Background
Model confidence (mean pLDDT): 82 of 100. Transfer RNA from a Candidatus Dojkabacteria bacterium, 72 nucleotides, folded computationally. Rfam family: tRNA.
RNA sequence: UCCUCGGUAGCUCAGCGGUAGAGCAAGCGCCUGUUAAGCGCUGGGUCCAUGGUUCGAAUCCAUGCCGAGGAG
Repeated sequence: UCCUCGGUAGCUCAGCGGUAGAGCAAGCGCCUGUUAAGCGCUGGGUCCAUGGUUCGAAUCCAUGCCGAGGAG
RNA backbone atom coordinates (compact mmCIF):
# COMPACT_ATOMS: atom_id res chain seq x y z
P U A 1 -0.96 4.01 3.45
O5' U A 1 -0.92 2.94 2.29
C5' U A 1 -0.69 3.42 0.97
C4' U A 1 -0.68 2.25 0.00
C3' U A 1 -1.93 1.36 0.00
O3' U A 1 -2.98 1.95 -0.75
C1' U A 1 0.00 0.00 0.00
P C A 2 -4.49 1.65 -0.42
O5' C A 2 -4.71 0.17 -0.96
C5' C A 2 -4.65 -0.10 -2.35
C4' C A 2 -4.72 -1.57 -2.60
C3' C A 2 -5.92 -2.30 -1.97
O3' C A 2 -7.10 -2.15 -2.74
C1' C A 2 -3.95 -3.53 -1.54
P C A 3 -8.52 -2.27 -2.07
O5' C A 3 -8.68 -3.82 -1.75
C5' C A 3 -8.76 -4.77 -2.81
C4' C A 3 -8.84 -6.18 -2.25
C3' C A 3 -9.92 -6.41 -1.21
O3' C A 3 -11.20 -6.59 -1.79
C1' C A 3 -7.90 -7.36 -0.46
P U A 4 -12.52 -6.22 -1.01
O5' U A 4 -12.61 -7.38 0.09
C5' U A 4 -12.80 -8.72 -0.30
C4' U A 4 -12.76 -9.65 0.89
C3' U A 4 -13.68 -9.27 2.05
O3' U A 4 -15.02 -9.67 1.83
C1' U A 4 -11.56 -9.79 2.89
P C A 5 -16.21 -8.86 2.46
O5' C A 5 -16.11 -9.22 4.01
C5' C A 5 -16.33 -10.55 4.46
C4' C A 5 -16.00 -10.68 5.94
C3' C A 5 -16.69 -9.71 6.87
O3' C A 5 -18.05 -10.05 7.15
C1' C A 5 -14.41 -9.86 7.43
P G A 6 -19.09 -8.87 7.43
O5' G A 6 -18.66 -8.33 8.86
C5' G A 6 -18.85 -9.11 10.03
C4' G A 6 -18.08 -8.54 11.20
C3' G A 6 -18.57 -7.22 11.78
O3' G A 6 -19.69 -7.39 12.61
C1' G A 6 -16.22 -7.18 11.61
P G A 7 -20.72 -6.12 12.80
O5' G A 7 -19.90 -5.11 13.72
C5' G A 7 -19.41 -5.52 14.99
C4' G A 7 -18.80 -4.32 15.73
C3' G A 7 -19.78 -3.19 15.98
O3' G A 7 -19.56 -2.59 17.26
C1' G A 7 -17.93 -2.39 14.72
P U A 8 -20.46 -2.97 18.47
O5' U A 8 -21.96 -2.74 17.92
C5' U A 8 -22.50 -1.42 17.88
C4' U A 8 -23.99 -1.48 18.04
C3' U A 8 -24.49 -2.23 19.26
O3' U A 8 -24.45 -1.44 20.44
C1' U A 8 -25.71 -2.96 17.38
P A A 9 -24.03 -2.17 21.81
O5' A A 9 -25.31 -2.07 22.76
C5' A A 9 -25.75 -0.82 23.28
C4' A A 9 -26.28 -1.02 24.69
C3' A A 9 -25.36 -1.81 25.60
O3' A A 9 -25.39 -1.26 26.91
C1' A A 9 -27.47 -2.85 25.49
P G A 10 -24.29 -0.29 27.44
O5' G A 10 -23.18 -1.25 28.07
C5' G A 10 -22.02 -0.70 28.75
C4' G A 10 -21.37 -1.79 29.56
C3' G A 10 -21.06 -3.06 28.78
O3' G A 10 -19.77 -2.99 28.19
C1' G A 10 -22.29 -3.61 30.72
P C A 11 -19.56 -3.57 26.68
O5' C A 11 -19.50 -5.14 26.88
C5' C A 11 -18.44 -5.76 27.60
C4' C A 11 -18.67 -7.26 27.69
C3' C A 11 -18.93 -7.96 26.36
O3' C A 11 -17.72 -8.31 25.69
C1' C A 11 -20.57 -8.60 27.93
P U A 12 -17.73 -8.50 24.07
O5' U A 12 -18.64 -9.78 23.85
C5' U A 12 -18.15 -11.09 24.21
C4' U A 12 -19.14 -12.15 23.79
C3' U A 12 -19.62 -12.06 22.35
O3' U A 12 -18.70 -12.63 21.42
C1' U A 12 -21.47 -12.40 23.77
P C A 13 -18.74 -12.15 19.86
O5' C A 13 -20.28 -11.95 19.61
C5' C A 13 -20.85 -12.18 18.33
C4' C A 13 -22.27 -12.65 18.48
C3' C A 13 -23.25 -12.18 17.41
O3' C A 13 -23.14 -12.98 16.23
C1' C A 13 -24.25 -11.92 19.54
P A A 14 -23.72 -12.34 14.85
O5' A A 14 -25.30 -12.27 15.11
C5' A A 14 -26.13 -13.21 14.55
C4' A A 14 -27.57 -13.06 14.97
C3' A A 14 -28.47 -12.32 13.99
O3' A A 14 -28.73 -13.12 12.83
C1' A A 14 -29.08 -11.77 16.19
P G A 15 -28.51 -12.48 11.37
O5' G A 15 -29.69 -11.41 11.27
C5' G A 15 -31.02 -11.79 11.55
C4' G A 15 -31.82 -10.57 11.92
C3' G A 15 -31.87 -9.50 10.82
O3' G A 15 -32.92 -9.84 9.94
C1' G A 15 -31.44 -8.53 12.98
P C A 16 -33.51 -8.86 8.81
O5' C A 16 -32.24 -8.29 8.03
C5' C A 16 -32.29 -7.02 7.39
C4' C A 16 -31.81 -7.16 5.95
C3' C A 16 -32.72 -7.96 5.05
O3' C A 16 -32.62 -7.47 3.72
C1' C A 16 -30.68 -9.10 5.25
P G A 17 -33.85 -6.97 2.99
O5' G A 17 -34.28 -5.71 3.88
C5' G A 17 -33.78 -4.44 3.53
C4' G A 17 -34.45 -3.43 4.42
C3' G A 17 -35.96 -3.50 4.45
O3' G A 17 -36.44 -2.96 5.67
C1' G A 17 -35.29 -1.44 3.51
P G A 18 -37.48 -3.86 6.54
O5' G A 18 -38.42 -2.77 7.19
C5' G A 18 -37.93 -1.80 8.11
C4' G A 18 -39.02 -0.89 8.61
C3' G A 18 -40.23 -1.61 9.23
O3' G A 18 -40.80 -0.76 10.22
C1' G A 18 -40.91 -0.45 7.30
P U A 19 -40.99 -1.33 11.69
O5' U A 19 -40.13 -0.34 12.58
C5' U A 19 -39.78 0.94 12.09
C4' U A 19 -39.48 1.86 13.25
C3' U A 19 -39.10 1.13 14.55
O3' U A 19 -38.20 1.93 15.28
C1' U A 19 -41.07 2.35 14.90
P A A 20 -36.91 1.22 16.01
O5' A A 20 -37.08 -0.31 15.67
C5' A A 20 -37.48 -1.21 16.66
C4' A A 20 -36.40 -2.25 16.88
C3' A A 20 -36.30 -2.72 18.33
O3' A A 20 -37.24 -3.76 18.53
C1' A A 20 -34.13 -2.37 17.40
P G A 21 -37.89 -4.01 19.93
O5' G A 21 -37.42 -5.52 20.03
C5' G A 21 -36.79 -6.04 21.17
C4' G A 21 -36.20 -7.36 20.77
C3' G A 21 -35.46 -8.08 21.88
O3' G A 21 -36.37 -8.79 22.69
C1' G A 21 -34.14 -8.07 19.93
P A A 22 -35.92 -9.19 24.21
O5' A A 22 -34.99 -10.47 23.97
C5' A A 22 -35.52 -11.64 23.36
C4' A A 22 -34.42 -12.67 23.17
C3' A A 22 -33.62 -13.00 24.43
O3' A A 22 -34.29 -13.94 25.24
C1' A A 22 -32.15 -12.63 22.62
P G A 23 -34.06 -13.93 26.85
O5' G A 23 -32.59 -14.52 27.00
C5' G A 23 -32.33 -15.88 26.64
C4' G A 23 -30.82 -16.14 26.73
C3' G A 23 -30.15 -15.70 28.04
O3' G A 23 -30.32 -16.66 29.06
C1' G A 23 -28.90 -14.92 26.22
P C A 24 -30.54 -16.15 30.58
O5' C A 24 -29.11 -15.55 30.96
C5' C A 24 -27.97 -16.40 31.06
C4' C A 24 -26.70 -15.60 31.13
C3' C A 24 -26.60 -14.59 32.25
O3' C A 24 -26.27 -15.17 33.50
C1' C A 24 -25.86 -13.60 30.24
P A A 25 -26.83 -14.51 34.84
O5' A A 25 -26.19 -13.05 34.83
C5' A A 25 -24.80 -12.86 35.07
C4' A A 25 -24.43 -11.40 34.95
C3' A A 25 -25.18 -10.45 35.86
O3' A A 25 -24.65 -10.42 37.17
C1' A A 25 -25.15 -9.56 33.68
P A A 26 -25.64 -10.14 38.43
O5' A A 26 -26.20 -8.66 38.17
C5' A A 26 -25.33 -7.53 38.26
C4' A A 26 -26.10 -6.23 38.10
C3' A A 26 -27.31 -6.09 38.99
O3' A A 26 -26.98 -5.64 40.29
C1' A A 26 -27.90 -5.52 36.78
P G A 27 -27.86 -6.14 41.57
O5' G A 27 -29.24 -5.39 41.42
C5' G A 27 -29.30 -3.97 41.57
C4' G A 27 -30.71 -3.48 41.32
C3' G A 27 -31.82 -4.21 42.07
O3' G A 27 -31.95 -3.76 43.41
C1' G A 27 -32.42 -4.00 39.81
P C A 28 -32.46 -4.80 44.53
O5' C A 28 -33.99 -5.04 44.15
C5' C A 28 -34.94 -3.99 44.25
C4' C A 28 -36.29 -4.41 43.73
C3' C A 28 -36.87 -5.68 44.33
O3' C A 28 -37.44 -5.49 45.61
C1' C A 28 -37.11 -5.75 42.00
P G A 29 -37.47 -6.72 46.67
O5' G A 29 -38.56 -7.73 46.08
C5' G A 29 -39.93 -7.38 46.06
C4' G A 29 -40.73 -8.34 45.21
C3' G A 29 -40.77 -9.79 45.70
O3' G A 29 -41.69 -9.99 46.75
C1' G A 29 -40.39 -9.76 43.37
P C A 30 -41.51 -11.22 47.77
O5' C A 30 -41.83 -12.50 46.88
C5' C A 30 -43.15 -12.73 46.41
C4' C A 30 -43.21 -14.02 45.61
C3' C A 30 -42.71 -15.26 46.33
O3' C A 30 -43.70 -15.82 47.19
C1' C A 30 -41.80 -15.18 44.16
P C A 31 -43.24 -16.52 48.54
O5' C A 31 -42.38 -17.79 48.10
C5' C A 31 -42.98 -18.86 47.40
C4' C A 31 -41.92 -19.83 46.91
C3' C A 31 -40.98 -20.35 47.98
O3' C A 31 -41.56 -21.45 48.68
C1' C A 31 -39.73 -19.65 46.12
P U A 32 -41.48 -21.50 50.29
O5' U A 32 -39.92 -21.75 50.55
C5' U A 32 -39.31 -22.98 50.19
C4' U A 32 -37.84 -22.90 50.44
C3' U A 32 -37.41 -22.49 51.85
O3' U A 32 -37.47 -23.58 52.74
C1' U A 32 -36.13 -21.31 50.25
P G A 33 -38.13 -23.38 54.21
O5' G A 33 -37.21 -22.28 54.88
C5' G A 33 -37.72 -21.46 55.97
C4' G A 33 -36.56 -20.90 56.77
C3' G A 33 -35.48 -20.24 55.93
O3' G A 33 -35.83 -18.88 55.66
C1' G A 33 -34.47 -21.71 57.45
P U A 34 -35.57 -18.30 54.15
O5' U A 34 -34.00 -18.13 54.10
C5' U A 34 -33.33 -17.15 54.88
C4' U A 34 -31.84 -17.22 54.70
C3' U A 34 -31.34 -17.21 53.26
O3' U A 34 -31.29 -15.89 52.73
C1' U A 34 -30.24 -18.91 54.47
P U A 35 -31.53 -15.74 51.15
O5' U A 35 -30.22 -16.34 50.51
C5' U A 35 -28.96 -15.68 50.70
C4' U A 35 -27.84 -16.54 50.19
C3' U A 35 -27.91 -16.96 48.74
O3' U A 35 -27.48 -15.94 47.86
C1' U A 35 -27.32 -18.82 50.04
P A A 36 -28.18 -15.82 46.40
O5' A A 36 -27.75 -17.16 45.66
C5' A A 36 -26.40 -17.38 45.29
C4' A A 36 -26.21 -18.80 44.83
C3' A A 36 -27.08 -19.24 43.65
O3' A A 36 -26.53 -18.83 42.40
C1' A A 36 -27.19 -20.85 45.33
P A A 37 -27.54 -18.41 41.20
O5' A A 37 -28.34 -19.76 40.91
C5' A A 37 -27.68 -20.91 40.36
C4' A A 37 -28.62 -22.09 40.33
C3' A A 37 -29.91 -21.87 39.60
O3' A A 37 -29.77 -22.06 38.18
C1' A A 37 -30.38 -22.83 41.69
P G A 38 -30.63 -21.13 37.17
O5' G A 38 -32.14 -21.51 37.48
C5' G A 38 -32.63 -22.82 37.23
C4' G A 38 -34.05 -22.94 37.69
C3' G A 38 -35.00 -21.86 37.18
O3' G A 38 -35.47 -22.16 35.87
C1' G A 38 -35.29 -22.12 39.50
P C A 39 -35.77 -20.96 34.84
O5' C A 39 -37.11 -20.30 35.43
C5' C A 39 -38.32 -21.05 35.49
C4' C A 39 -39.40 -20.24 36.16
C3' C A 39 -39.60 -18.82 35.65
O3' C A 39 -40.33 -18.78 34.43
C1' C A 39 -39.56 -18.78 37.99
P G A 40 -40.04 -17.62 33.36
O5' G A 40 -40.70 -16.34 34.01
C5' G A 40 -42.12 -16.28 34.20
C4' G A 40 -42.48 -15.08 35.02
C3' G A 40 -42.06 -13.73 34.49
O3' G A 40 -42.89 -13.26 33.45
C1' G A 40 -41.60 -13.83 36.80
P C A 41 -42.33 -12.24 32.37
O5' C A 41 -42.19 -10.87 33.13
C5' C A 41 -43.33 -10.18 33.61
C4' C A 41 -42.94 -9.04 34.52
C3' C A 41 -42.08 -7.95 33.91
O3' C A 41 -42.84 -7.02 33.15
C1' C A 41 -41.18 -8.56 36.00
P U A 42 -42.14 -6.19 31.97
O5' U A 42 -41.14 -5.23 32.75
C5' U A 42 -41.64 -4.22 33.62
C4' U A 42 -40.50 -3.46 34.27
C3' U A 42 -39.50 -2.85 33.31
O3' U A 42 -39.96 -1.61 32.77
C1' U A 42 -38.34 -3.95 35.07
P G A 43 -39.38 -1.12 31.36
O5' G A 43 -37.96 -0.52 31.75
C5' G A 43 -37.85 0.58 32.64
C4' G A 43 -36.43 0.77 33.06
C3' G A 43 -35.45 1.00 31.93
O3' G A 43 -35.44 2.37 31.52
C1' G A 43 -34.56 -0.59 33.41
P G A 44 -35.21 2.73 29.99
O5' G A 44 -33.70 2.26 29.75
C5' G A 44 -32.61 2.85 30.46
C4' G A 44 -31.33 2.10 30.19
C3' G A 44 -31.00 1.96 28.71
O3' G A 44 -30.33 3.12 28.23
C1' G A 44 -30.74 -0.12 29.81
P G A 45 -30.92 3.93 26.95
O5' G A 45 -30.16 3.28 25.73
C5' G A 45 -28.73 3.07 25.76
C4' G A 45 -28.23 2.83 24.35
C3' G A 45 -28.77 3.83 23.34
O3' G A 45 -27.77 4.75 22.93
C1' G A 45 -29.08 1.56 22.62
P U A 46 -28.29 6.37 22.75
O5' U A 46 -28.54 6.56 21.20
C5' U A 46 -29.68 5.99 20.60
C4' U A 46 -29.85 6.49 19.16
C3' U A 46 -28.65 6.24 18.28
O3' U A 46 -29.05 5.81 16.98
C1' U A 46 -29.13 8.60 18.37
P C A 47 -27.94 5.52 15.82
O5' C A 47 -27.38 4.06 16.17
C5' C A 47 -26.19 3.88 16.93
C4' C A 47 -25.71 2.46 16.79
C3' C A 47 -25.08 2.14 15.44
O3' C A 47 -24.06 1.18 15.63
C1' C A 47 -26.97 0.76 15.80
P C A 48 -22.87 1.00 14.53
O5' C A 48 -21.77 2.09 14.88
C5' C A 48 -21.38 2.31 16.22
C4' C A 48 -20.26 3.33 16.26
C3' C A 48 -20.49 4.54 15.38
O3' C A 48 -21.30 5.52 16.00
C1' C A 48 -18.34 3.69 14.97
P A A 49 -22.26 6.48 15.09
O5' A A 49 -21.19 7.44 14.39
C5' A A 49 -20.41 8.33 15.17
C4' A A 49 -19.56 9.19 14.26
C3' A A 49 -20.31 9.89 13.14
O3' A A 49 -20.92 11.09 13.58
C1' A A 49 -18.40 8.84 12.27
P U A 50 -22.29 11.60 12.87
O5' U A 50 -21.76 12.16 11.45
C5' U A 50 -20.75 13.15 11.41
C4' U A 50 -20.31 13.38 10.00
C3' U A 50 -21.44 13.47 8.98
O3' U A 50 -22.04 14.74 8.98
C1' U A 50 -19.74 12.05 8.15
P G A 51 -23.44 14.97 8.17
O5' G A 51 -22.92 14.99 6.67
C5' G A 51 -23.85 14.81 5.63
C4' G A 51 -23.12 14.45 4.35
C3' G A 51 -24.03 13.84 3.30
O3' G A 51 -24.73 14.86 2.58
C1' G A 51 -22.17 12.46 3.56
P G A 52 -26.32 14.66 2.37
O5' G A 52 -26.41 13.53 1.26
C5' G A 52 -25.68 13.68 0.04
C4' G A 52 -25.61 12.38 -0.72
C3' G A 52 -26.94 11.74 -1.04
O3' G A 52 -27.60 12.37 -2.13
C1' G A 52 -25.41 10.10 -0.29
P U A 53 -29.21 12.32 -2.21
O5' U A 53 -29.54 10.79 -2.51
C5' U A 53 -29.13 10.18 -3.71
C4' U A 53 -29.58 8.74 -3.77
C3' U A 53 -31.05 8.54 -3.46
O3' U A 53 -31.85 8.77 -4.62
C1' U A 53 -29.75 6.97 -2.26
P U A 54 -33.20 9.64 -4.47
O5' U A 54 -34.13 8.73 -3.59
C5' U A 54 -34.57 7.47 -4.05
C4' U A 54 -35.24 6.70 -2.94
C3' U A 54 -36.33 7.43 -2.19
O3' U A 54 -37.56 7.45 -2.91
C1' U A 54 -34.93 6.30 -0.65
P C A 55 -38.45 8.82 -2.95
O5' C A 55 -39.03 8.93 -1.48
C5' C A 55 -39.64 10.16 -1.04
C4' C A 55 -40.33 9.92 0.28
C3' C A 55 -39.48 9.22 1.33
O3' C A 55 -38.67 10.16 2.03
C1' C A 55 -41.56 8.14 1.20
P G A 56 -37.14 9.76 2.32
O5' G A 56 -37.28 8.56 3.35
C5' G A 56 -37.82 8.81 4.66
C4' G A 56 -38.06 7.51 5.38
C3' G A 56 -36.82 6.63 5.57
O3' G A 56 -36.05 7.04 6.67
C1' G A 56 -38.63 5.32 4.81
P A A 57 -34.44 6.96 6.54
O5' A A 57 -34.07 5.42 6.44
C5' A A 57 -34.46 4.52 7.49
C4' A A 57 -33.32 3.57 7.79
C3' A A 57 -32.04 4.24 8.30
O3' A A 57 -31.36 3.38 9.18
C1' A A 57 -31.61 3.11 6.29
P A A 58 -31.65 3.43 10.72
O5' A A 58 -30.61 2.39 11.36
C5' A A 58 -29.24 2.73 11.50
C4' A A 58 -28.37 1.50 11.48
C3' A A 58 -28.27 0.81 10.13
O3' A A 58 -27.24 1.36 9.35
C1' A A 58 -28.78 -0.78 11.82
P U A 59 -27.42 1.53 7.73
O5' U A 59 -27.77 0.05 7.21
C5' U A 59 -26.81 -1.01 7.36
C4' U A 59 -27.44 -2.30 6.89
C3' U A 59 -27.81 -2.36 5.42
O3' U A 59 -27.50 -3.63 4.85
C1' U A 59 -29.73 -2.75 6.76
P C A 60 -26.19 -3.78 3.94
O5' C A 60 -26.53 -2.86 2.66
C5' C A 60 -27.18 -3.43 1.52
C4' C A 60 -27.24 -2.41 0.40
C3' C A 60 -26.01 -1.54 0.23
O3' C A 60 -25.01 -2.21 -0.53
C1' C A 60 -27.89 -0.16 0.22
P C A 61 -23.45 -1.88 -0.31
O5' C A 61 -23.27 -0.45 -0.95
C5' C A 61 -23.43 -0.25 -2.33
C4' C A 61 -23.14 1.19 -2.70
C3' C A 61 -21.86 1.77 -2.14
O3' C A 61 -20.72 1.41 -2.90
C1' C A 61 -23.61 3.29 -1.77
P A A 62 -19.26 1.35 -2.23
O5' A A 62 -18.91 2.88 -2.00
C5' A A 62 -18.72 3.75 -3.09
C4' A A 62 -18.35 5.14 -2.61
C3' A A 62 -17.23 5.20 -1.58
O3' A A 62 -15.95 5.13 -2.17
C1' A A 62 -19.03 6.55 -0.87
P U A 63 -14.72 4.50 -1.38
O5' U A 63 -14.35 5.60 -0.29
C5' U A 63 -13.87 6.88 -0.69
C4' U A 63 -13.87 7.83 0.48
C3' U A 63 -13.14 7.36 1.73
O3' U A 63 -11.73 7.50 1.64
C1' U A 63 -15.21 8.27 2.36
P G A 64 -10.77 6.48 2.43
O5' G A 64 -10.91 6.98 3.93
C5' G A 64 -10.50 8.29 4.30
C4' G A 64 -10.98 8.63 5.68
C3' G A 64 -10.55 7.69 6.80
O3' G A 64 -9.20 7.94 7.22
C1' G A 64 -12.84 8.18 7.03
P C A 65 -8.34 6.78 7.85
O5' C A 65 -9.04 6.53 9.27
C5' C A 65 -9.02 7.55 10.26
C4' C A 65 -9.76 7.08 11.51
C3' C A 65 -9.34 5.73 12.05
O3' C A 65 -8.15 5.82 12.82
C1' C A 65 -11.69 5.84 11.97
P C A 66 -7.18 4.54 12.91
O5' C A 66 -7.99 3.48 13.79
C5' C A 66 -8.30 3.77 15.16
C4' C A 66 -9.18 2.67 15.74
C3' C A 66 -8.69 1.25 15.54
O3' C A 66 -7.67 0.87 16.44
C1' C A 66 -10.98 1.35 15.01
P G A 67 -6.60 -0.24 15.98
O5' G A 67 -7.43 -1.61 15.98
C5' G A 67 -7.92 -2.13 17.20
C4' G A 67 -8.74 -3.37 16.97
C3' G A 67 -8.07 -4.48 16.18
O3' G A 67 -7.15 -5.26 16.95
C1' G A 67 -10.26 -4.19 15.38
P A A 68 -5.96 -6.05 16.20
O5' A A 68 -6.70 -7.22 15.42
C5' A A 68 -7.32 -8.28 16.14
C4' A A 68 -7.95 -9.28 15.18
C3' A A 68 -7.03 -9.82 14.09
O3' A A 68 -6.16 -10.85 14.53
C1' A A 68 -9.09 -9.21 13.15
P G A 69 -4.78 -11.09 13.76
O5' G A 69 -5.17 -11.69 12.34
C5' G A 69 -5.74 -12.97 12.24
C4' G A 69 -6.24 -13.24 10.86
C3' G A 69 -5.23 -13.17 9.74
O3' G A 69 -4.38 -14.32 9.65
C1' G A 69 -7.17 -12.05 9.07
P G A 70 -2.89 -14.16 9.04
O5' G A 70 -3.12 -13.87 7.49
C5' G A 70 -3.62 -14.90 6.64
C4' G A 70 -3.95 -14.35 5.28
C3' G A 70 -2.80 -13.82 4.44
O3' G A 70 -2.04 -14.85 3.83
C1' G A 70 -4.61 -12.33 4.32
P A A 71 -0.49 -14.60 3.38
O5' A A 71 -0.62 -13.57 2.17
C5' A A 71 -1.18 -13.96 0.92
C4' A A 71 -1.09 -12.84 -0.11
C3' A A 71 0.31 -12.26 -0.29
O3' A A 71 1.11 -13.04 -1.15
C1' A A 71 -1.25 -10.50 -0.06
P G A 72 2.73 -13.12 -0.97
O5' G A 72 3.25 -11.67 -1.35
C5' G A 72 3.08 -11.19 -2.68
C4' G A 72 3.39 -9.71 -2.75
C3' G A 72 4.76 -9.30 -2.22
O3' G A 72 5.78 -9.51 -3.17
C1' G A 72 3.13 -7.84 -1.35

Lineage of the source: Bacteria > Bacteria candidate phyla > Candidatus Dojkabacteria.